[in-house]
RNA sequence: CAGAGAUCAUCGCCGAACCCCUCGAAGGCCGAGGGGGCGGGGGAACCAACGAAUCCCGGGAGGGGUUCCGGGGCGAAUCGGGCCGGGCCAUCGAAACCGGACCGACGGGGCACCUUCGGCCCCGAGCCCGUCAGCUAACCUCGCAGGCGUCCGAGGGGGUUUAC
Repeated sequence: CAGAGAUCAUCGCCGAACCCCUCGAAGGCCGAGGGGGCGGGGGAACCAACGAAUCCCGGGAGGGGUUCCGGGGCGAAUCGGGCCGGGCCAUCGAAACCGGACCGACGGGGCACCUUCGGCCCCGAGCCCGUCAGCUAACCUCGCAGGCGUCCGAGGGGGUUUAC
């Protein structure tokens, strides 16, 4: 001098996951209680919705039988396409299943005040309910976690500081 790791403080990012007060000896963390705030679910009327195929009865409206398919929530995290690999199968081949890397459409985040334009870098997971829930006033109820470390340019607007 450079790089890597760990810890602490400040600041910042994703996310609803924040602020204040009191108590637990003091500070921090953590826990409990209270207040404010943020976010989610359930839940009337009205409205919406009330599956597919097939057979039978009936003039029709409509009714009955059989077979097939569950549905929903948080979240941006969905849809489509073909390719490669794997295992399974008595054999061949396929379907389905699992995994991988891509392509397209669409959705989300960051580049440190707000916004517009351009450019760049990322994400498209995971979890839950358990046959049940459309919307939904009153009402009922739940959560406030966890994980990280970005900093390119121009236009307009705003704020702070300094000097005169």

Annotation
c-di-AMP riboswitch aptamer (ydaO/yuaA leader) from a Planctomycetota bacterium, 164 nucleotides, folded computationally. The prediction has a mean pLDDT of 77. It was read from a public genome assembly, where an Rfam model found it. Its Rfam family is "c-di-AMP riboswitch aptamer (ydaO/yuaA leader)". Rfam's curators write: This family represents a conserved RNA structure found upstream of the ydaO and yuaA genes in Bacillus subtilis and related genes in other bacteria.